[in-house]
RNA sequence: GAAACGAAAUGGCAAAGCCGCCGAAAGGCUGUGACGCAAAGCCACGGGUCUACAACACCGAGCGGGUGUAUGAUCGCCGGGCUGCCGAA
Numbered sequence: 001g002a003a004a005c006g007a008a009a010u011g012g013c014a015a016a017g018c019c020g021c022c023g024a025a026a027g028g029c030u031g032u033g034a035c036g037c038a039a040a041g042c043c044a045c046g047g048g049u050c051u052a053c054a055a056c057a058c059c060g061a062g063c064g065g066g067u068g069u070a071u072g073a074u075c076g077c078c079g080g081g082c083u084g085c086c087g088a089a
Stems, first nucleotide, its partner, number of pairs: 005087002012037002017032002020029003035076001041082003045079003048074003055069005
């Protein structure tokens, strides 16, 4: 110095809940709040999961109608890729 690894320290992030806002919803954002996290930093690439008052297709005489579908969402579900702080064993 590198890889693997995760003791300590410094600093970091912030689940649920609650207020407000955005969204059709899932969900996201700000604040609050800490359950946890060594990548809980970034990328929806593969799988999974969630959504389907928006859009599309079909059905229907009709409607916040019915059925189906990610192109929507989740990286704090798993895998993969990229990047990164510290340095005891």
c-di-GMP-I riboswitch aptamer from a Desulfobacteraceae bacterium, 89 nucleotides, folded computationally.
NCBI's taxonomy places the organism under Bacteria, Thermodesulfobacteriota, Desulfobacteria, Desulfobacterales, Desulfobacteraceae.
The sequence was found by an Rfam model in a public genome assembly.
Of the family's consensus pairs, 95% are formed in the model.